[in-house]
Context: one part of a larger RNA
RNA sequence: ACCUACGAGUUAAUUUUACUGGCAAGGUUAAAUAAUUUUAAUUAUGUAGCCAUAGCGAAAGCGAGUUUUAAAAGAGCAAUAUAGUCAGUGGAAUUAGACGCGAAACCGAGUGAUCUAUCCAUGAGCAGGUUGAAGCUAUUGUAAAAGAUAGUGGAGGACCGAACUGGUAGAUGUUGAAAAAUCUUCGGAUGACUUGUGGAUAGGAGUGAAAGGCUAAUCAAACUCGGAGAUAGCUCGUACUCCCCGAAAUGCAUUUAGGUGCAGCAUUAUGUUAAAUAUUAUAGAGGUAGAGCUACUAAUUUGACAAAGGUGUUGAAAAACUUACUUAGUCUUAAUAAACUCCGAAUUCUAUAAUAUGUUUCAUAGUAGUGAGGAUAUGGGUGCUAAGAUCCAUAUUCAAAAGGGAAACAACCCAGAUCAUCAGUUAAGGUCCCUAAAUAUAUACUAAGUUGAAUUAACGAAGUUUAAUAUCUUAAACAACUAGAAUGUUAGCUUGGAAGCAGCUAUCAUUUAAAGAGUGCGUAACAGCUCACUAGUCUAGAAAUUAAGCGCGGAUAAUAAUCGGGCAUAAGUAUAUUACCGAAACUAUGAAUUUAUAAAUUUUUUUUUAUAAAUGGUAGGGGAGCAUUGUAAUAUCAUUGAAGUUAUAUUGUGAAAUAUAAUGGAGAUUUUACAAAAGAAAAUGUAGGU
Numbered sequence: 001a002c003c004u005a006c007g008a009g010u011u012a013a014u015u016u017u018a019c020u021g022g023c024a025a026g027g028u029u030a031a032a033u034a035a036u037u038u039u040a041a042u043u044a045u046g047u048a049g050c051c052a053u054a055g056c057g058a059a060a061g062c063g064a065g066u067u068u069u070a071a072a073a074g075a076g077c078a079a080u081a082u083a084g085u086c087a088g089u090g091g092a093a094u095u096a097g098a099c100g101c102g103a104a105a106c107c108g109a110g111u112g113a114u115c116u117a118u119c120c121a122u123g124a125g126c127a128g129g130u131u132g133a134a135g136c137u138a139u140u141g142u143a144a145a146a147g148a149u150a151g152u153g154g155a156g157g158a159c160c161g162a163a164c165u166g167g168u169a170g171a172u173g174u175u176g177a178a179a180a181a182u183c184u185u186c187g188g189a190u191g192a193c194u195u196g197u198g199g200a201u202a203g204g205a206g207u208g209a210a211a212g213g214c215u216a217a218u219c220a221a222a223c224u225c226g227g228a229g230a231u232a233g234c235u236c237g238u239a240c241u242c243c244c245c246g247a248a249a250u251g252c253a254u255u256u257a258g259g260u261g262c263a264g265c266a267u268u269a270u271g272u273u274a275a276a277u278a279u280u281a282u283a284g285a286g287g288u289a290g291a292g293c294u295a296c297u298a299a300u301u302u303g304a305c306a307a308a309g310g311u312g313u314u315g316a317a318a319a320a321c322u323u324a325c326u327u328a329g330u331c332u333u334a335a336u337a338a339a340c341u342c343c344g345a346a347u348u349c350u351a352u353a354a355u356a357u358g359u360u361u362c363a364u365a366g367u368a369g370u371g372a373g374g375a376u377a378u379g380g381g382u383g384c385u386a387a388g389a390u391c392c393a394u395a396u397u398c399a400a401a402a403g404g405g406a407a408a409c410a411a412c413c414c415a416g417a418u419c420a421u422c423a424g425u426u427a428a429g430g431u432c433c434c435u436a437a438a439u440a441u442a443u444a445c446u447a448a449g450u451u452g453a454a455u456u457a458a459c460g461a462a463g464u465u466u467a468a469u470a471u472c473u474u475a476a477a478c479a480a481c482u483a484g485a486a487u488g489u490u491a492g493c494u495u496g497g498a499a500g501c502a503g504c505u506a507u508c509a510u511u512u513a514a515a516g517a518g519u520g521c522g523u524a525a526c527a528g529c530u531c532a533c534u535a536g537u538c539u540a541g542a543a544a545u546u547a548a549g550c551g552c553g554g555a556u557a558a559u560a561a562u563c564g565g566g567c568a569u570a571a572g573u574a575u576a577u578u579a580c581c582g583a584a585a586c587u588a589u590g591a592a593u594u595u596a597u598a599a600a601u602u603u604u605u606u607u608u609u610a611u612a613a614a615u616g617g618u619a620g621g622g623g624a625g626c627a628u629u630g631u632a633a634u635a636u637c638a639u640u641g642a643a644g645u646u647a648u649a650u651u652g653u654g655a656a657a658u659a660u661a662a663u664g665g666a667g668a669u670u671u672u673a674c675a676a677a678a679g680a681a682a683a684u685g686u687a688g689g690u
Base pairs, nucleotide, nucleotide: 001690002689003688004687005686006685011096012095013094014093015092016091017090018089019088020087021086022085023084026051027050028049032045033044034043035042036041037040055062056061065077066076067075068074099237100236102234106227107226108225109224110223111222117201118200119199120198121197122196123195124194125193126191128160129159130158131156135152136151137150138149139148140147164188165187166186169184170183171182172181203219205215206214207213240625241624242623243622244621245620250263251262252261253260254259264370265369266367267366268365269364270363271362276357277356278355279354280353281352282351283350284349285348290343291341292340297337298336303331304330305329308326309325310323312321313320314319373398374397375396376395377394378393379392380391381390382389403414404413405412418591419590420589421588423587424586425585429581430580431579432565433564438578440577441576442575443574444573445572459553460552463550464549465548466547467546468545469544471542472541480537481536482535483534484533486510487509488508491505492504493503516531520529521528592615593614594613595612596611597610598609599608600607626679628676629675630674631673632672633671635669636668637667644663645662646661647660648659649658650657651656
C1' cells in the first nucleotide's frame, strides 16, 4: 500500500410539538388481583393517583371575580369566543458516558533498590619496573646539642605501566553485530581504589562529592490496578437512492473574541389579509456632492484708507508736526475648511395614486444551519491618494455556479446546466494559419513591428497628416548673388581715452532709392567686418503662430510582455457598413418530474388527461423509496438441484431487481405488517492476510 471482517445519534425517564386512532366535559389507570388457554400472552377487575373542567392572592381566604386600598374610586391578573385526555409513531429538548475515537493530568490502594544512588555487615583483588621520606647504624662534629658524609631503611590520596576500572578524542555503526557497541587513542591503577555475597532506605518519598542525576531500557514526581466511558468551548471521522426548497459569515451581549445566547437570513405546517415588489407621477423629509464666504466660525493673498500705540523734532506744559515702524477697523482683490454655511442638487427615504408582476406580505408553531468570509466597481476612514493591506457603506459575483470569452486564470465580460438530439438563432468575443467564421466593403492615418505591459510621465524635437488665425506677394514677396548702408557728428555728459557699440541723458535734423545718434563681432581709443534699411538680377509662392490625429526620444541589464507562426495600401489604428462563426443562453422535436388550476373516471391518504409555470446548488429543512437481519400471518419453491459464487442479458431516474448459463450440494423465498446489533472509501481507525 492493497484485500477481507469489524467500526459511530442508541436506550430509559420526563417535557414539548406534528400526525394517526379511541373516548370526550370529561379522559385515563399504576402497582396489584383473578380468569383463560397455545405458559407468555390475552381478557376482566383495580379509580389510589394524574391532566382538564376557574380564577385571584405571599397566605388565611374569597370566588366570575379577586388582589391592592379607608374606598362602591383607580389599577394589576382573570372571566364574558369551553376541549380536553389516553395510546401509538415521527421531530426536538432535559437528565444520564448520550454520535464514535483521542489527552497531558488528579485522587486512592498496592508492587518494586536482582538496574541504579548512598549506607551497614562480611569476604576478595591489584604483573612488573622506578623514586627513595622518617627512623636507625657507623664515621665526623659540638662544652653538650645542632649539623655533615656514608650506609641501612622502605614512607607516599608518589612516578611509569598490565590485569582491573573508567570513558578523553576521532572514525565506523545509525532498518546497527549492539534499544549506547566496535576499532584506534586516552585517565586512574595502595586508593576519597575496585569488586563478590548478604542486608537497609521509596513515590511529594528515598538516595544524591548536586547533573533535576538515579530509584528495573520508564523520572520536574516510578510502576500496577482502581475512581473511569475523568474532562476536552479542541482536532479527526460519522456508512444506501431519488425528488422539492435553500442560507450565513451581519447586529446586540458575553472572563467574550476560532465558544455561546437573542435578533437577522433558510425550511416545513397552519391561518389571516390584500397586501408585497418594481416602474411612473405627485406631495413631503433632509443639509451630502457642488458652490459660497463684506452670511457666521476659523485660516488666508493684493492694494488703499486708518482710530490707537511706538520712534523722532519743537515745547515749561498742553499740544503740534514727523515716519521705509506695529496694528484694530473700513473698502478693494484673491480665496481654504471632516468637526464653517447666506445657499444647495442627483440618488435615497416616507406617503398617496396609476400601471405591471402574480402570492412573493404578515402572524403562530416545529426544525435548523450561520455568527473566520473573499474579490470587483463606486463613496469614504487609516496608510505613503503603498499593498493580493486594513476598517465601514452601496451593488454584483465567488462562497454554494457548471457552460462560452479573457492563451492558461474562484471573483472580470456573456450566461444561470431537468434529460435526450450528427437540428436552428444569437450573446460576450471573434472571422490569414494554428482555430469554427469576409486575406469583406468604403475612406483616411501610422513606418515606430508603433500596434503588442504601464505612465496623454514631466520634458525635448523643421517626424508626418489635418484644420484655423492674421500677414507678405507679378506695383516682384521669401532665399541667394551684386551694389549701397551717407552728412551735421568724435551728439551731450562722464573719462586718462569713450569717435554707433564701458556707463548716464537725449535719440533730433539733413542728403536720399535707402541708411538706427545704431543689431552683433572688433580697437587702448580710432580703424575694420556685419546687420537693420534700399536698389538691381532672378521668378512663384513665402514666412509666422495656434489647435487636433498617429508616431519619435525620454525608456532603464541578463532568450522570456501579441500564446505562437507570421503580418506593412495590414492580419495595425480611426470612422462607417454588411455577411458569417460563436454557449449547457433562446428556439425546435421528444421524454421525465414538481407545483397550481380545470375536467373525467372510479374510489378516495388516488389515477388519467389538458393548460400554465417551474426543475444549478454547500451548511441546512422537507418528501418518497431501495437493500440487509429477525418475528408474525400468508402464499410458494427446492436433489428433475435451495442459498452462495462467476459471467452475460434485460428492466428501473436511481438505491437495486429479474432472467439465462456454469459452479455449488441443502435449504430458500413472494405479499402484508412489525422490530432493529439495518448500508463504509476515509477516523496517522481495530484485527487478520498478502
Molecule: large-subunit ribosomal RNA, domain II
Organism: Candidatus Shikimatogenerans bostrichidophilus